Annotation
A computed fold for a 110-nucleotide RNA from uncultured Flavisolibacter sp., annotated as SAM riboswitch aptamer (S box leader). The model forms 97% of the base pairs in the Rfam consensus. RNAcentral holds the sequence, with entries from MGnify. The coordinates come from a structure-prediction model, not an experiment, and the mean pLDDT is 75. Rfam family: SAM riboswitch aptamer (S box leader). Rfam describes the family as follows. The SAM riboswitch is found upstream of a number of genes which code for proteins involved in methionine or cysteine biosynthesis in Gram-positive bacteria. NCBI's taxonomy places the organism under Bacteria, Bacteroidota, Chitinophagia, Chitinophagaceae, Flavisolibacter.
C1' cells in the first nucleotide's frame, strides 16, 4: 500500500511515580483510593488458523483443488479488557438525532 471490522464483551496482583485519555483544533473525563506505561496471571473473543454443512468454478470413475456463506469448538498466531474510536471538529440531509458520510486512527489479513 488494498480488503474487512470498530455502540457489544471482558480483571486481579507486582513495578513505578505524575500525569494520561492517536493526531490540527475545542471540550469532557480518568489520575497519590496510584492512573498511562511495562512484566505475571487471568479473562473476552474481532480477524487469521481448525472441523463441519452448503455453494461458485476447474477437472473427474471417485476425489481433489478453489470461491463465498453459515455453525461449532477450542483459545494456536496477533489483539483487546474505564467513558460508542470518549464526544465534537470536515461534509450532507433534515424526522437536529447515540442520523448518515468521509477523513483520520486501531486491529485482522495478504
Nucleotide at each position: 500500500c488494498u480488503u474487512a471490522u470498530c455502540a457489544a464483551g471482558a480483571a486481579a496482583g507486582g513495578u513505578g511515580u505524575a500525569g494520561g485519555g492517536a493526531a490540527u483544533u475545542g471540550g469532557c473525563c480518568c489520575g497519590u483510593u496510584g492512573a498511562u506505561a511495562c512484566c505475571u496471571u487471568a479473562g473476552c473473543a474481532a480477524c487469521c488458523g481448525u472441523u463441519c454443512a452448503c455453494u461458485u468454478u476447474u477437472u473427474u470413475a471417485a476425489g481433489a483443488a478453489u470461491u463465498g456463506u453459515g455453525a461449532a469448538a477450542a483459545a494456536g498466531g496477533u489483539g483487546c479488557u474505564a467513558c460508542a474510536u470518549c464526544c465534537a471538529u470536515c461534509c450532507c440531509c433534515u424526522u437536529u438525532g447515540c442520523g448518515g458520510g468521509a477523513g483520520a486512527g486501531a486491529u485482522a489479513a495478504g